[in-house]
RNA sequence: AACGAACGCUGGCAGCGUGGAUUAGGCAUGCAAGUCGAACGGAAAUUUACGGAUUCAAGCCGCAAGGUGAGAAUUCGUGGAGGAUAGUGGCGGAAGGGUGAGUAACGCGUGGGUAAUCUGCCUUUAAGUUGAGUAUAACCUGCCGAAAGGCGAACUAAUACUGAAUGUGAUCGUCUGCCGCAUGGCGGAUUGUUUAAAGCCGGGGACCCGCAAGGGCCUGGCGCUUAAUGAGGAACCCGCGUCCCAUUAGCUAGUUGGUAGGGUAACGGCCUACCAAGGCGACGAUGCUUAGCUGGUCUGAGAGGACGAACAGCCACACUGGAACUGAAACACGGUCCAGACUCCUACGGGAGGCAGCAGUGAGGAAUUUUGCGCAAUGGGGGAAACCCUGACGCAGCGAUGCCGCGUGAGUGAAGAAGGCCUUCGGGUCGUAAAGCUCUGUCAAGUGGGAAGAAUAGCGUGGAGACGAAUAAUCUCUGCGUAUGACGGUACCACUGAAGGAAGCACCAGCUAACUCCGUGCCAGCAGCCGCGGUAAUACGUAGGGAGCGAGCGUUAUCCGGAAUUAUUGGGCGUAAAGCGUGCGUAGGCGGCCGGUCAAGCCAGAUGUGAAAGCCCAGGGCUUAACCCUGGAAGUGCAUUUGGAACUGGUUGGCUUGAGUUCGGGAGAGGGAAGUGGAAUUCCGGGUGUAGAGGUCAAAUUCGUAGAUAUCCGGAGGAACACCAGUGGCGAAGGCGGCUUUCUGGACCAAUACUGACGCUCAGACUCGAAGGCGUGGGGAGCAAACAGGAUUAGAUACCCUGGUAGUCCACGCCGUAAACGAUGGGUACUAGGUGUUGCGGGUAUUGACCCCUGCAGUGCCAAAGCUAACGCAUUGAGUACCCCGCCUGGGGAGUACGGCCGCAAGGCUAAAACUCAAAGGAAUUGACGGGGGCCCGCACAAGCGGUGGAGCAUGUGGUUUAAUUCGACGCAACGCGAAGAACCUUACCUGGGCUUGACAUCCCGAUCGUCCCUUUUGGCAACAUUAGGGUCAGCUUUGAGGAACUUGUUGACAGGUGCUGCAUGGCUGUCGUCAGUUCGUGUCGUGAGAUGUUGGGUUAAGUCCCGCAACGAGCGCAACCCUUAUCUUUAGUUGCCAGGAUUAAGUUGGGCACUCUAAAGAGACUGCCGGUGUCAAACCGGAGGAAGGUGGGGAUGACGUCAAGUCCUCAUGGCCUUUAUGACCAGGGCUACACACGUACUACAAUGGCAUAGACAAAGGGCAGCCACUUGGUGACAAGGAGCAAAUCCCAUAAACUAUGUCCCAGUCCGGAUUGGAGUCUGCAACUCGACUCCAUGAAGUUGGAAUCGCUAGUAAUCGUGGAUCAGCAUGCCACGGUGAAUACGUUCCCGGGCCUUGUACACACCGCCCGUCACACCACGGGAGUUGGUUGUACCAGAAGCAGCUGGCCCAACCCUUCGGGGAGGGAGGCGCCUAAGGUGUGGUCGGUGAUUGGGGUG
Repeated sequence: AACGAACGCUGGCAGCGUGGAUUAGGCAUGCAAGUCGAACGGAAAUUUACGGAUUCAAGCCGCAAGGUGAGAAUUCGUGGAGGAUAGUGGCGGAAGGGUGAGUAACGCGUGGGUAAUCUGCCUUUAAGUUGAGUAUAACCUGCCGAAAGGCGAACUAAUACUGAAUGUGAUCGUCUGCCGCAUGGCGGAUUGUUUAAAGCCGGGGACCCGCAAGGGCCUGGCGCUUAAUGAGGAACCCGCGUCCCAUUAGCUAGUUGGUAGGGUAACGGCCUACCAAGGCGACGAUGCUUAGCUGGUCUGAGAGGACGAACAGCCACACUGGAACUGAAACACGGUCCAGACUCCUACGGGAGGCAGCAGUGAGGAAUUUUGCGCAAUGGGGGAAACCCUGACGCAGCGAUGCCGCGUGAGUGAAGAAGGCCUUCGGGUCGUAAAGCUCUGUCAAGUGGGAAGAAUAGCGUGGAGACGAAUAAUCUCUGCGUAUGACGGUACCACUGAAGGAAGCACCAGCUAACUCCGUGCCAGCAGCCGCGGUAAUACGUAGGGAGCGAGCGUUAUCCGGAAUUAUUGGGCGUAAAGCGUGCGUAGGCGGCCGGUCAAGCCAGAUGUGAAAGCCCAGGGCUUAACCCUGGAAGUGCAUUUGGAACUGGUUGGCUUGAGUUCGGGAGAGGGAAGUGGAAUUCCGGGUGUAGAGGUCAAAUUCGUAGAUAUCCGGAGGAACACCAGUGGCGAAGGCGGCUUUCUGGACCAAUACUGACGCUCAGACUCGAAGGCGUGGGGAGCAAACAGGAUUAGAUACCCUGGUAGUCCACGCCGUAAACGAUGGGUACUAGGUGUUGCGGGUAUUGACCCCUGCAGUGCCAAAGCUAACGCAUUGAGUACCCCGCCUGGGGAGUACGGCCGCAAGGCUAAAACUCAAAGGAAUUGACGGGGGCCCGCACAAGCGGUGGAGCAUGUGGUUUAAUUCGACGCAACGCGAAGAACCUUACCUGGGCUUGACAUCCCGAUCGUCCCUUUUGGCAACAUUAGGGUCAGCUUUGAGGAACUUGUUGACAGGUGCUGCAUGGCUGUCGUCAGUUCGUGUCGUGAGAUGUUGGGUUAAGUCCCGCAACGAGCGCAACCCUUAUCUUUAGUUGCCAGGAUUAAGUUGGGCACUCUAAAGAGACUGCCGGUGUCAAACCGGAGGAAGGUGGGGAUGACGUCAAGUCCUCAUGGCCUUUAUGACCAGGGCUACACACGUACUACAAUGGCAUAGACAAAGGGCAGCCACUUGGUGACAAGGAGCAAAUCCCAUAAACUAUGUCCCAGUCCGGAUUGGAGUCUGCAACUCGACUCCAUGAAGUUGGAAUCGCUAGUAAUCGUGGAUCAGCAUGCCACGGUGAAUACGUUCCCGGGCCUUGUACACACCGCCCGUCACACCACGGGAGUUGGUUGUACCAGAAGCAGCUGGCCCAACCCUUCGGGGAGGGAGGCGCCUAAGGUGUGGUCGGUGAUUGGGGUG
């Protein structure tokens, strides 16, 4: 884009189309094929004309009798009319209409042929239509049957039937002419032969027959017969085209052909007899599956692909199967016969039926309409015609089923209304949209009018003509009059009123036009693909808004496109899927140069055809369009014909360059066979010789005192051939390696001559084909699957070791596969080079070998153009072209199953599907990773020192417990962490009590004017509720009060939340890591991701610096700048200091500021200097000087980023939740629990020590609700007094380790201090749960700590004390300070972490990755399977309905012939026989399905 569609939601009108796709399953009911009386006999009602008979009868005649008698009735006969109907007969029921089951076929399409044919009705032409006969239906009658129907007797007609005559002609025979395309065709002649017919209806003057009617006769029309002809139709034959499967490869006995005969309209094995043995097939026979074919339709740029509804052509079919009859035509949809299934009727004996005609019905299905109107038109059948029939057809109805058109209003209208939605709360949006105002009138509704479609019918009446004897009749042409409309009172027109009655559907993450809110919370759900949803969903479900289409819109199914994704146009095969393992060669495909010729291909012209419709173009008709009409073009095709001759092809003649042959030559692990050689291993014999050997990481199994290993000599046997040896050689590949001989293949070089395209490729077929395996027979030294043992290991059916059998070797025969690889089929030509190497030549040169230049043939490397997705390839192509073959088409299932072929087997070759996934894969990139590599660093290891892990206690955590034990932190990077300090408070937790605009903030309203403070009563644990009293006093302003503040009450907005989410966030922080990295701009390279820079050579603590370089620069990091410390100078000199002198108990005082110190400014250090090394560099090493030397020590300072790291309980904050509670207040309790486990500290275990006494030396801090000297009391904590000091001044404040002396003497101690008892002190409202300290007493574990593990490189570790923050009180923690003060570093193999380069990768959530197989469970599809059950088909046989060519025909028979009239003959029929044969039956095969206990693998989870 499309659709014969269906489903969901919705639905106003009109036009034109279209509508059982499924059960070719079954059908009630009605209708769909009849017509002709001008072919015929008859028949009932009615009617009419004439005639006869009977009866009556007006009137008339008559005296009467009576007669006559218009007319009437009845009846008979004859003729006519007439609507309906049965029958004989004719034409039509073979058309029209339906369906697509079958059919892979001359069925269809296209083009031809019939000299191999037929043809009713119709056209044209010629000739005729004479004269007889016999039956039979209807009817009547008898009978049988329930019915359907049937039988017998008797009668009758024809355009029914049967002889006869004639013969224009036709057939056959004979004679003969012309022609063609093989059989043959077209004519002519002929006393020859055979062979026709039917009448009906009109008109008519004369003549003839007849009583009349009527007939003859004349004439017209319709028929009939013979023959010819045309048109249309039918039949048969041929070329070409027409689906899938080769896992269908062979098929065929009437089969193929011939002869003869039969049969047909006609050729023909179409049929029969005989003869021959053929025919078809890889250019796909046979078989199986599927299917009506075409014009066309849909799609597509086209080429194609798919389809074959409607319309049109052809075919086939008509309940299923078979068969013929009739006929011009059928083997017949609404005919016949038989068989079968089904349905119906039945009196049970028998009968009837066929909607795939139009409607309709039930069934099936996702699904497909009215039991309508009419023959008015168009067309068909019958008829002379009127007319009849026509579910063909014309119309209407139903269905948005499709296409097309119209409408649901138009203009104006901003207060941008109300309302909805969103909101950053300002507003935005729906939105000129609505309302309002002004208009219009399509559709629908109503009223009124109102077509075209219908005239060449017939009849009447004129005119002209034809036929004719005719003015009649008939016919032709042309006027006038007259009839007919289903649709339908429809189309259309006018009027009326009225914006009134008329909008939905799906979508809005991307593809793809269109975004927000709410709800939900991996639920519910969505989804075409990728994928959304786990609490902020533009993806689910609503809403608002938007975008799209619009009386429709979506969904589903299907086809084409996109898809160059089967590639003719128009793809590929080194690594993505894909080159057969290899050659030889058949068919086939392709093929060198120069001529001649043919004209198959090819090119051009012409002719015919290519139906109509459709598509396209032009014009026209419906108001437009859809739709319809007219004309044109096109239809790329096929056939015939006329030309052309370049190319391809055929044929013919030539050529030598492709190919081959010949002479000569050298190279070679090319192949086969025979022979032969030495080294080595093993074994055997002998000698020497003695205790081990062997083997491994280490061992053991094993061998050895029965003499091994080692060594020497001799022998046996098998296998393989060191060095040479080489990206060297040879071969088609596999492959080939000692030497000699022999047989043999190929390639190469050089040269001459010859052949004359002999060539290339190659489906099938065939050959060879490593290792391994198989069969038979040999052989067997070494090696060595299986196997055994020993080790290793958690295990070790392995790797290692000791043994060891097939096998490896030979001969013969199989197997036929490999990563059989250059993962690269073969051939030919062309397209820069450079450099090796092998073989053979040429040149030059040489005594010669080399060297050098050059040709051909191989074999390597590098590289240009070009190619390639890239990697790469590159005269040995993966380049540029041509030819041929093979192969590929997403991954898995699977190179599997089934089938077939091969094989002794193992197995091989060929080779699917169901199902399942949305990927699988290639090359390259950046990272990350590696029990990969290189370089380098770090208390990373090593070297050391001291710890932890064991004990007790402190503290944190887990766990457990509890009403609660609030919460957070969890490897490093949680665990003396938040917490720089939980008795109440803190406090977030629990229990209980009370409060609800609230403890806290803002606003509105009211009140008291008051507010604040102190004391007090009662209840209560307190909060709180309640009572009495006292004190105090503020500000603004026009002094009336008002406003503001405060208090209180009330209302609602709101407050509040340590409630949740650190995975919604900000901020802050940790960590890698103070590691040296991380990026950008421009340029360059690459299709791109990206690369380069940033890599390399050095160097550094450092991406620090230097050099080089397609890079050049730059940013954040590093370093430096900052603080502190170490030296010096200057300035300053109190509270600090005191050298000299004065003075004191004392820097106490005067004095001084030199020193120390304090605190401000400077100096100093920069690889600056010297030497060496180094690339003339950066830098490194050593040295000098210096207080300090290569960053002097320490600190602050933390790149891009990583860990969804930590924190919503510091703070801030989105969303959610809560609102008499998750808020706020109070009391008590808890966070302090305790079987346990872990982390971090403290104290120890002692003599480098404890204790006692005496004595010495700091730094940095803190202090007024404070530090507290000093005095007194107390053993002490401390208490009572009390000076100084807001501090270089006073106080905390004695520093301790240390030194000296003494003691203890190795012990659970004079070590260690836990625990417990008693008594106290202090803080505080309060030390019970639950503080610290003091004194007395008690005196636990512990004697240096398993596996494991931590810190530290110098003023460091270790050790010693001091201060501070928090704080009423509470430190073994934290932070800070100084004192004493080591040991060790060979070095970078290893552990851990990190940096750079490189490499591999199937990892990218990035190795804590990815991922394989078994097993267990569930589900799914498939294969095998004892079988079982169906479909289909073959074959052999049995039986055989109806039918029918044939035979018979003893029974029967109208026409014709003969007859002696009895009959006979000819001929026909019944019956019988018989060929063939449907359904059916029996046996046995093939093939395709269903199902099957169970079994096998596969897929998914």
This is a predicted structure of a 1501-nucleotide RNA (small-subunit ribosomal RNA) from an uncultured prokaryote. Its mean pLDDT, the model's own confidence on a scale to 100, is 84. Rfam family: Bacterial small subunit ribosomal RNA.